């Protein structure tokens, strides 16, 4: 100085003049109106892809069936999300990617080429015989060719008719064993010729984990109460937990007074925003995160509230609008700025 890696900020800024939500306070007022004060869309508010808080099912449970997750420790309310490490694969690296348990329980698929895809012989090698001398048969064989994603585990030796783990050494694979690690794994050393390729984002096997329904949840006010009669039924009838079973809980329907309240049914009102909340220090931790102390409150609309006009800067302004909250992933992004860290080539 160039070219990457990987992690965080912000998302036009300031002025002014007008117009809006919801909240506090004052004035004046039947009502309602004035003014003043602080406040007022996002890093993704997007997708509904996880996860939970909450609310409802009267309680309290057991099995099945479904559905998730899949290396190893850890973190968190919780997750399929993080943080840190093993392994494999790509990259000089700095990093990055993994649906990363199990093919030796068992089934099932491998089109097409190819002789042959769970066990085979097209070329071709070798013995043996026939013979028009260049072919033909039967026997052996899978070292070498083609075919293919994948063909008796890979290479070098010896041996053989000619070949082969058929034998040897090395690797590779299983099993054991020491030694380091909580562990996933490393590493070393031993034994055995060694169970015939992939695939499990095929079905299955294995560990661990899951009530159901969702703010369009649900709660209040009431066309309601209160009091008597009657019919069904006693857990084998209805009904709720509930996708099914068992188990267990509650009982269901119709009628009358001229009883009592009331003229209030309406896109009412509540949920509705103080939170598993944010900011700074400290501590403890490689790190997610966590202790503690001090501060600070910052939308709650309901057809939908932050808009419009003006100047000046400039980096000339991107994707883009809350509807119960939150923790996340994922998708979309113009421009700016800031930190580490890697390689190169030059200087010194």
């Nucleotide at each position: 100085u160039g070219a990457g890696u990987u992690u965080g900020u912000u998302a036009u800024a300031c002025g002014g003049u007008c117009g809006c939500g919801g909240g506090g306070c004052u004035u004046u007022u039947u009502a309602a109106a004035a003014g003043c004060c602080a406040u007022g869309a996002g890093g993704a508010a997007a997708g509904u892809c996880c996860g939970a808080g909450c609310a409802a099912c009267a309680c309290a449970g057991g099995a099945c069936a479904g559905g998730g997750u899949g290396c190893c420790u850890g973190a968190u309310a919780a997750c399929g999300u993080c943080a840190g490490g093993u392994a494999a694969a790509g990259g000089c690296g700095a990093c990055u990617u993994u649906a990363a348990g199990g093919a030796a329980a068992g089934u099932g698929c491998a089109a097409c080429a190819g002789a042959a895809a769970u066990a085979a012989a097209c070329c071709g090698c070798a013995a043996a015989g026939c013979u028009u001398c260049a072919g033909c048969u039967u026997u052996g064989u899978a070292a070498g060719g083609a075919u293919g994603g994948a063909a008796a585990g890979g290479c070098g030796a010896g041996g053989u008719a000619a070949g082969a783990g058929c034998u040897c050494a090395c690797c590779g694979a299983u099993a054991c064993c020491a030694c380091g690690g909580u562990a996933a794994c490393g590493c070393g050393g031993u034994a055995u010729g060694c169970c015939a390729u992939g695939u499990a984002a095929a079905c299955c096997c294995c560990a661990c984990c899951c009530g159901u329904u969702g703010c369009a949840a649900g709660a209040u006010u009431g066309g309601g109460c209160u009091u008597c009669c009657g019919c069904c039924a006693u857990a084998u009838a209805g009904g709720g937990c509930u996708g099914u079973c068992c188990g267990u809980c509650c009982g269901g329907c119709g009628g009358a007074a001229u009883g009592c309240u009331g003229u209030g049914a309406a896109u009412a009102u509540c949920g509705c925003u103080u939170g598993a909340g944010c900011u700074u220090g400290u501590c403890g931790g490689c790190g997610a995160c966590g202790g503690c102390a001090a501060g600070c409150c910052u939308a709650g609309a309901u057809a939908a509230a932050u808009g419009a006009c003006c100047g000046u800067a400039c980096a000339c302004g991107a994707c883009a609008g809350a509807a119960c909250u939150c923790g996340g992933c994922u998708u979309a992004c113009a421009g700016a700025c800031a930190a580490a860290c890697u390689c190169a080539a030059a200087u010194c």
About this RNA: The RNA shown here (Bacterial RNase P class A) has 348 nucleotides. It matches the Rfam family "Bacterial RNase P class A". Rfam classes the family as a ribozyme. Rfam's curators write: Ribonuclease P (RNase P) is a ubiquitous endoribonuclease, found in archaea, bacteria and eukarya as well as chloroplasts and mitochondria. The model forms 97% of the base pairs in the Rfam consensus.